A computed fold for a 1490-nucleotide RNA from an uncultured bacterium, annotated as small-subunit ribosomal RNA.
Rfam family: Bacterial small subunit ribosomal RNA.
RNA sequence: CCCUUAGAGUUUGAUCCUGGCUCAGGAUGAACGCUGGCGGCGUGCCUAACACAUGCAAGUCGAACGUGAGAGCUUAGCAAUAGGCUUGAAAGUGGCGAACGGGUGAGUAACACGUAGGUAACCUGCCGCGCAGAGGGGGAUAACCACUGGAAACGGUGGCUAACACCGCAUGGUACUGUGAAGAUGGGAAUCUUCAUGGUUAAAACCUGGAUAAAACCAGAUGCUGCGCGAGGGGUCUGCGUCCGAUUAGCUAGUUGAUGAGGUAACGGCUCACCAAGGCAGUGAUCGGUAGCUAGUCUGAGAGGAUGAUUAGCCACACGGGAACUGAGACACGGUCCCGACUCCUACGGGGGGCAGCAGUGAGGAAUAUUGCACAAUGGACGCAAGUCUGAUGCAGCAACGCCGCGUGGAGGAUGAAGGUCUUUGGAUUGUAAACUCCUUUUCUCAGGGAAGAGAAUGGACGGUACCUGAGGAAUAAGUCACGGCUAACUACGUGCCAGCAGCCGCGGUAAUACGUAGGUGGCAAGCGUUGUCCGGAUUUACUGGGCGUAAAGCGAACGCAGGCGGACCUUUAAGUAGGAAGUGAAAGGUUGGAGCUCAACUCUAACACUGCUCCCUAUACUGGAGGUCUUGAGUAGCGGAGAGGAAAACGGAACAAGUUGUGUAGCGGUGAAAUGCGUUGAUAUAACUUGGAACACCAAUGGCGAAAGCAGUUUUCUGGACGCAGACUGACGCUCAUGUUCGAAAGCCAAGGUAGCAAACAGGAUUAGAUACCCUGGUAGUCUUGGCCUUAAACGAUGUUCACUAGGUGUUGGGGGGUAACCCUCGGUGCCGCAGCUAACGCAUUAAGUGAACCGCCUGGGGACUACGGCCGCAAGGUUGAAACUCAAAGGAAUUGGCGGGGGACCGCACAAGCGGUGGAGCAUGUGGCUUAAUUCGAUGCAACGCGAAGAACCUUACCAGGGCUUGACAUGUAUCUGCAAGUCGCCGAAAAGCGAUCGCUUUCGAAGGUGAUACACAGGUGGUGCAUGGCUGUCGUCAGCUCGUGUUGUGAAAUGUUGGGUUAAGUCCCGCAACGAGCGCAACCCUCAUCGUUUGUUACCAGCGAGUAAAGUCGGGGACUCGAACGAAACUGCCUCUGUAAAGAGGAGGAAGGCGGGGAUGACGUCAAGUCAUCAUGCCCCUUACGCCCUGGGCUGCACACAUGCUACAAUGGCUGGCACAAAGGGUUGCCAACUCGCGAGAGUGAGCUAAUCCCAAAAAACCAGUCUCAGUUCGGAUCGCAGUCUGCAACUCGACUGCGUGAAGUCGGAAUCGCUAGUAACCGCCGGUCAGCAAUACGGCGGUGAAUACGUUCCCGGUCCUUGCACACACCGCCCGUCACGCCACGAAAGUCUGUCUUACCCGAAGUCGCUGCGCUAACCGCAAGGAAGCAGGCGCCGAAGGUAGGGCCGAUGAUUGGGACGAAGUCGUAACAAGGUAACCAAGGG
Repeated sequence: CCCUUAGAGUUUGAUCCUGGCUCAGGAUGAACGCUGGCGGCGUGCCUAACACAUGCAAGUCGAACGUGAGAGCUUAGCAAUAGGCUUGAAAGUGGCGAACGGGUGAGUAACACGUAGGUAACCUGCCGCGCAGAGGGGGAUAACCACUGGAAACGGUGGCUAACACCGCAUGGUACUGUGAAGAUGGGAAUCUUCAUGGUUAAAACCUGGAUAAAACCAGAUGCUGCGCGAGGGGUCUGCGUCCGAUUAGCUAGUUGAUGAGGUAACGGCUCACCAAGGCAGUGAUCGGUAGCUAGUCUGAGAGGAUGAUUAGCCACACGGGAACUGAGACACGGUCCCGACUCCUACGGGGGGCAGCAGUGAGGAAUAUUGCACAAUGGACGCAAGUCUGAUGCAGCAACGCCGCGUGGAGGAUGAAGGUCUUUGGAUUGUAAACUCCUUUUCUCAGGGAAGAGAAUGGACGGUACCUGAGGAAUAAGUCACGGCUAACUACGUGCCAGCAGCCGCGGUAAUACGUAGGUGGCAAGCGUUGUCCGGAUUUACUGGGCGUAAAGCGAACGCAGGCGGACCUUUAAGUAGGAAGUGAAAGGUUGGAGCUCAACUCUAACACUGCUCCCUAUACUGGAGGUCUUGAGUAGCGGAGAGGAAAACGGAACAAGUUGUGUAGCGGUGAAAUGCGUUGAUAUAACUUGGAACACCAAUGGCGAAAGCAGUUUUCUGGACGCAGACUGACGCUCAUGUUCGAAAGCCAAGGUAGCAAACAGGAUUAGAUACCCUGGUAGUCUUGGCCUUAAACGAUGUUCACUAGGUGUUGGGGGGUAACCCUCGGUGCCGCAGCUAACGCAUUAAGUGAACCGCCUGGGGACUACGGCCGCAAGGUUGAAACUCAAAGGAAUUGGCGGGGGACCGCACAAGCGGUGGAGCAUGUGGCUUAAUUCGAUGCAACGCGAAGAACCUUACCAGGGCUUGACAUGUAUCUGCAAGUCGCCGAAAAGCGAUCGCUUUCGAAGGUGAUACACAGGUGGUGCAUGGCUGUCGUCAGCUCGUGUUGUGAAAUGUUGGGUUAAGUCCCGCAACGAGCGCAACCCUCAUCGUUUGUUACCAGCGAGUAAAGUCGGGGACUCGAACGAAACUGCCUCUGUAAAGAGGAGGAAGGCGGGGAUGACGUCAAGUCAUCAUGCCCCUUACGCCCUGGGCUGCACACAUGCUACAAUGGCUGGCACAAAGGGUUGCCAACUCGCGAGAGUGAGCUAAUCCCAAAAAACCAGUCUCAGUUCGGAUCGCAGUCUGCAACUCGACUGCGUGAAGUCGGAAUCGCUAGUAACCGCCGGUCAGCAAUACGGCGGUGAAUACGUUCCCGGUCCUUGCACACACCGCCCGUCACGCCACGAAAGUCUGUCUUACCCGAAGUCGCUGCGCUAACCGCAAGGAAGCAGGCGCCGAAGGUAGGGCCGAUGAUUGGGACGAAGUCGUAACAAGGUAACCAAGGG
């Protein structure tokens, strides 16, 4: 410089934040499910370092040596046989190798590994280089032979033999070593060099060739001995790096060091003797757990995190443990010895074995391959070599285990075929997909050729392989997962909280894009999906890159060691830091360029990188070290004032209680109301005095002091700190602080005192369903003092300490300065408001939560858990430190909109109050529940179901029940075929429906059309289900005044503003103000009706005047005045006046028929209640189809121990009865209303005028009024019930109609708790009419008029509503939410008398093999010695150490355990109601009790 960095779902009604969970990506030595054509390159027991059958994996050398089976040739011999030569098996002596290569990862937290160094403290076979040398002797022994033991393994005795096997002697410069001298370096010790001298130490020869008769001899090669150097290899030491746990804090006796000795290749406590008492550790010793380490690998933008298969380097191990031998090298994978476990053989005496080499077997496991070929290549061992050996290695086999590449065909082809699926039945889609036509041959099959890999020759396992050529033929080759969101891709059917799905959210309870299947679609593809694991996303441990007022998080506070950080100037140093250079950072791998296999994977090559470590040089700004100086940080001294700062002592008054005395008498006290309690033995009250303990009114405050906890009467004594002024002194002495130390409210504990009041516990009284509470009466610890513990609080400003900087305004407190004063300046504290800035928001804001610096503490989802276990502290209570299993997908903060509150404020309403009349009690009517029933059809169920659907159930209605019947149907449409067949009337059977039979008329020869019927098929039909699938309609809040939108503005956002505020109104009605300005649906008005008037009209209504007329009468002529009817108009608008008010408006008045909305009606905003209705109607889906349809008869809906609701009639004198007499409105009427007349006591009957209606009829209004009577009683009240006799309607009054007459004459004397209606022509009382209807159970419902009140102080309370505000843990919205015990089920954990493993450790016992040391009664070839014997060795014995084993004790982990403890979870269990609103006693924190 370039490149590189992605998010989503899920808490809520919605929002922002915090925070966890989950997903999309990549990877894998993988496994599992489904599927599977080919090739290349790789990879392949991750589990039992579990056990192993069988074969192979380390031999080689005759050019070191002796022997020589067997074979061949040859000589002699008749032959047996003897001799010679060649070849040579087999074993042996000897040499080298076997310590490499190969495997595994158990152990190991360590100089094991990595990296950089040291070794002047070391070794090194084979190899290379250099120098020197090899003289002369000796005695044995395997093999072999003989005998012999043993089952075997394996030996024993005797005899023979060789060497490059073994042993002396000689030589020995160099080498090692002793002594002496000189020199060099050095502070010295030491070391080095040179010289002299003494001592010690070596050997092996053989082969090939030449010459010679043969040797001697010559040449060459390979060995041997000594020494030095090199290369490569190894040993050893050091710096740095290298997991988790402190619920592991102290560890260590060879331990640390010195001296000396031993030992080693070598340093060293490596070992030993003696001496000293050290050494390690908070920068984590020791202990415990886990683990081979690295290059690398995976991931990641990176920093990091995870990992350590294959390949490569190092280490460790080789059945478990111990030990040494040999050797250059081992304490040795395919060697030895011993102990142990296991296993095999055995003649029972004794022996053998070690696949974590390659194959392979068993076992374990989710899981991992052939008992293959070859030494051709690359390497290795031996050999002079040929060569031999090599499960190293090269290859092949098995496995989609991974990566890479290829293919399963290509082009055309619309009737958009068939089939499938869906469908609105039109079609759409599968789909150019197929069929079909043309073409190609990678792959495949067959045939032919055929490598490189081996540098000149021989030699190729792979392999007749790769590759090349030819022929054949689309031929041999596609699956898997998903399709609700995240996340690409949708429909149908089945199922019906079942079956099932699910990574998270979640889906499924009859219309499932989420389950299962199908069609279609999407993704990837010889694979696809799932599971496990790692990284990522996760800035969710934050170095890069987070936080701590309220979300998790500041220690209760201070002091302070270590540690971290630190003012100004100068000099110096160069540790950090920076630059340069060098060494190293193995190879492989990575990156980049290039090359080779057809490409790629793979491989080769080059460069870079390997961010690291070490050494050297340079620089000196900053940090550090050293030295010097300074005063501003910090401190000291001086002067001064303020203060509930602390400790002790003394004193004081008010109140209270008790006591004594007096006065005084019946209550006091207490509460919502009471009671317990006190009081005639004199209380309470009151007066005086005495005693006692605790606390200190007013001052007093938003005040002061203190580190915090905390501190309050007055005085004195002692004492700490801060502050102001001034500027003398010291000279960075500072800040923070893990561990530590001190202080630390209240309660509590111990000891000794004290105790007035108050008061846990406790007792009693109340309250209550209960009341272990709230209230009351008592009352003990305690509260107080002294001494000692405890150490916790919501110990809070929920805000660590220190320093610096960053607008102000206004109080207050302690000082200083200026000014006459007002006031101004300044330092220290303490409040409020507020800008920038910060914050998720709330808020903070010079007293920061702003901007920076330093240090400490703390947090990492909720619950489990302020818990368990362990440690420490405590007398105890307990405190502190502090997990896990399991479980959930949230828990949480702030703010928003609602709803709610036994929160607040304002306001309204027959909401209360003030009144009037009722209901609840009686009888009856009607409805409902319940019960009953064959059926008592169904619906409506708080207000807002219950005289409701039903404006009228004897049949019908009717939907219910019983019985009898019908099946294209009682009803509709269509198709096909057939048909003179109907209906009506009559008869029979029958309960009827139905069925059977008879019969009439017209036209006509037949036929056609239409109709009707029959048969068959589509279909009809359903008051069957779902009002929680729906439309429509309706109820309700509520005729309440509200509900919203556009634009703008504010806020991250949900949202807010407008719509709030001040007034006013019946009203979001209007006015004013205002970051809002406007608008819509509602309100009001427009509509109907009533009240007044006018105009017009004038019959059926009316009749003033005129006329006629009657017993009377608008009866008649007429009239158009009045009433009235019907149209059209007028009128009322706070318009006018006075007052109040800015205005809106209000109060009063005038006029007026009406006055402030004139009365009444219709009219019902956005929405709420899954409100009601599938039985008005309509309708999706489901269900029935000789029945859940249809017809009929009878029954039921009227059933009756009971309960409720709504009414009627009453209980009487404001009345009943009898008589007389007056005044309406609004309706209805031809299948009807029915006058008048006659009959009947009456219901009614007969006859019959009028009226299709302002004409006639229903029709009489009744209360009222005028008289009479009854006289307070179950009555002359009341009328139920029952009996008899009737009337009417109707096919039909039994179940089950209404009415009439006569008789009968029940309850009831004004109604408990509770509750309803009504504010004026209203309530109350009185009657009239209508609809439905044959009739009627109507006392209902809907209208009409008549008579006609009382009361409203007012808004405290009850109910409902509106607005504002407040709290909320509610949002299904208080009929909300939610806590704890108990009971049941299940899960994990703790405790527990103990029991049992494992591991570590201490002490002791025993003590194998073996090294080392000591030893002399055994034995022995080499050397010495004439010999005896000696030296030396072997075996033996003894000793130290010592594995396994044993005994005793201890630590730690784990398993199990009768019983027990709490915890988590579970659809509807029990008891209460603790919390959320003032949650009904504010909550919470600490402590005691239940």